Predicted 3D model of a 381-nucleotide RNA (Bacterial RNase P class A) from a Bacteroidales bacterium. The gene name in the source record is rnpB.
[in-house]
RNA sequence: AUACGGAGCCGCCUUGUCGCUGUCUGCGAACGCUCCGGCGUGCGGACAGAGGAAAGUCGGGACAACACAGGGCGCCAUACUUCCUAACGGGAAGGUCCGGCUUGCCGGAACAGCAAGUGCCACAGAGAAUGACAGCCCUCCGGAGCCUUGGCAAAGGGGGGUGAUGGUGAAAACGUGGGGUAAGAGCCCACGCUGCCGUGUGGUGACACACGGGAGGGGUAAACCUUAUGGGUUGAAAGGCCAUGUAUACCGGGGCUUGAGGGCUGCCCGCCCGACCCGGGGGGUAGGCCGUUGGAACCUGGUGGUGACACCAGGUCCAGAUCAAUGACAAGGGUCCGCUACCGGCGGAUACAGAAUCCCGCUUACAGGCUCCGCAUAUUA
Numbered sequence: 001a002u003a004c005g006g007a008g009c010c011g012c013c014u015u016g017u018c019g020c021u022g023u024c025u026g027c028g029a030a031c032g033c034u035c036c037g038g039c040g041u042g043c044g045g046a047c048a049g050a051g052g053a054a055a056g057u058c059g060g061g062a063c064a065a066c067a068c069a070g071g072g073c074g075c076c077a078u079a080c081u082u083c084c085u086a087a088c089g090g091g092a093a094g095g096u097c098c099g100g101c102u103u104g105c106c107g108g109a110a111c112a113g114c115a116a117g118u119g120c121c122a123c124a125g126a127g128a129a130u131g132a133c134a135g136c137c138c139u140c141c142g143g144a145g146c147c148u149u150g151g152c153a154a155a156g157g158g159g160g161g162u163g164a165u166g167g168u169g170a171a172a173a174c175g176u177g178g179g180g181u182a183a184g185a186g187c188c189c190a191c192g193c194u195g196c197c198g199u200g201u202g203g204u205g206a207c208a209c210a211c212g213g214g215a216g217g218g219g220u221a222a223a224c225c226u227u228a229u230g231g232g233u234u235g236a237a238a239g240g241c242c243a244u245g246u247a248u249a250c251c252g253g254g255g256c257u258u259g260a261g262g263g264c265u266g267c268c269c270g271c272c273c274g275a276c277c278c279g280g281g282g283g284g285u286a287g288g289c290c291g292u293u294g295g296a297a298c299c300u301g302g303u304g305g306u307g308a309c310a311c312c313a314g315g316u317c318c319a320g321a322u323c324a325a326u327g328a329c330a331a332g333g334g335u336c337c338g339c340u341a342c343c344g345g346c347g348g349a350u351a352c353a354g355a356a357u358c359c360c361g362c363u364u365a366c367a368g369g370c371u372c373c374g375c376a377u378a379u380u381a
Base pairs, nucleotide, nucleotide: 001377002376004374005373006372007371008370009369010368012333013332014331015330016329017328018327020049021048022047023046024045025044026043027042031040032039033038051352055363056362058361059360060359061358062357063235064234065233066232070269071268072267073266075231076230077229078228079227080094081093082092083091084090095111096109097108098107099106100105101104112226113225117224118223119220120219121218133166134165135162136161137160138159139158140157141156145152146151147150174192175191176190177189178188179187193216194215196213197212198211199210200209201208202207239290240289241288242287248281250280251279252278253277254276261273262272263271264270297316298315299314300313301312302311303310304309334350335349336348337347338346339345340344
C1' cells in the first nucleotide's frame, strides 16, 4: 500500500437577498383591541432554531388519571451465570454446546424440564415405544423317504423364545470385543459413550477437573404441560385550569327495592352505590393557558473498574410548532465518480430521512468519508 474480517466515529460548508417559529427587548406615526392608563396579533433590534437514526412504535421507565375489603380461577412475559442500570426481552464479562478455519481466534444458540404426566411422530415398515414380516432356535403334530423292523427323518402346520441378521424409515430400543446360550440379548465381563447421585479440589457463580457408586432412557415443550421469577389498567386525544354556550320538546325500549344500570384490573364469588339508563331526534360550544422542555441532560478533565458503568471537580443552557416553523433563490467552495490528457478543463452525484410529553435501549434505512485492531500478500528501511 492493497484485499478481507471486526469495532468505533463523522455525515456537507460559506456569503447575499427574501421569508417562517420561539425568547428577550425597544417604539407609540399608521393598523387592531381597549376599562383610554396602555396592550400587541402592529413596526423594529438582538439571539436561538431537527437526527444519528427525529423512523418502526418493538422492549423498559419517568410522569399522569382511575383503581388499591377479601378469596378463587385464569391470562401474558421471561428462562446458563455474575455484574451494570431508574428499568428492560437491553448491555458487559464469562460458562456450556455447535460450526468455521488461519489451532487460538471468529461466528451462532427458543441455552430450565421429554430421566414428572399426557399427546403426537407423514410416507414406508411387522413394529414409531406393551414391536415378531422374513430369518434363527426349542417343542408338539406330521409323516415324503431311509435303513438288517424300531429307529432316523425332509416338506408342511400349531405353540413358544429371540431383538443378534435382513428389509423399511429422518429416526428401530447404548457402541466395540469377548464370554455365555437351544438360539439370542447389558444376560455377564473389559474398554468406551451418555446423563444421574455422592465426595474432594478450584471458581462469587454458571461450571471445570479427579475419584467412587448405581443406571442405559428414540425424538418432540416456537405440543399441552411442569418448575421458578415477574406483571393492576389506560396513555399527553393522559390530566388540570380559565373562558364561552346550555333545553331537553317529542318517539321507542328497559327499570323503580321482586333492583335496570354503574364501580371494584380479565372472569367468578363477594362487597359498595343505586333511580334512572339505552337508542332516535333536537339545542349549544368548538377559544386560550398549564402539563411542555432544567434533564437518569450535555461538554471538558480526573479517579476506580477487564468491561458495561459509577463517582468527583469545573463549565454550559441547547427547537418547542398545533391549518403544525426550521424554507426558497443566487453565487462560490469542499468531497466522490466519469471523460479528457497532465497538473488544468468538462460533465455528473452529494445519501437515508425530518421533532410533536420526555428519557434509556433494540431494530431497520443510509451517497460518501475517517480512525483503530486482527490476518494475508508485496515493497522499502